[in-house]
């Protein structure tokens, strides 16, 4: 990266340590969030069940030891487009 298919109004960190001014994908146009530390990076915790596995015994429900994904605000909001994001298959 190619196609399909499922999800995006719950949930969950004022954590420690380095960084040091942005960030909320994109355009416009609002709101926000930020030196009482944005942003990434690592460590630790934590929420979620999409794959795997177990239990019960079945279109289901429950577990959380593994693979991923998350962890302000509905994918902040509104409008726009060959929109994005994450999973599970496929090539």
């Nucleotide at each position: 990266a190619u196609u399909a298919c499922a999800u995006c109004c719950a949930g969950a960190u004022a954590g420690c340590g380095g960084u040091g001014a942005a960030g909320a994908a994109c355009u416009u146009g609002g709101u926000c969030u930020u030196a009482g530390g944005a942003u990434c990076c690592g460590c630790a915790g934590c929420c979620a069940a999409c794959c795997a596995u177990c239990u019960u015994a079945u279109u289901a429900a429950g577990a959380a030891c593994g693979g991923u994904g998350g962890c302000a605000a509905u994918a902040c909001c509104a409008a726009g487009a060959u929109u994005g994001a994450u999973g599970u298959a496929u090539c």
A computed fold for a 91-nucleotide RNA from Prochlorococcus sp. AG-670-O13, annotated as SAM riboswitch aptamer (S box leader).
Rfam family: SAM riboswitch aptamer (S box leader). Rfam describes the family as follows. The SAM riboswitch is found upstream of a number of genes which code for proteins involved in methionine or cysteine biosynthesis in Gram-positive bacteria.
The coordinates come from a structure-prediction model, not an experiment, and the mean pLDDT is 82.
NCBI's taxonomy places the organism under Bacteria, Bacillati, Cyanobacteriota, Prochlorococcaceae, Prochlorococcus.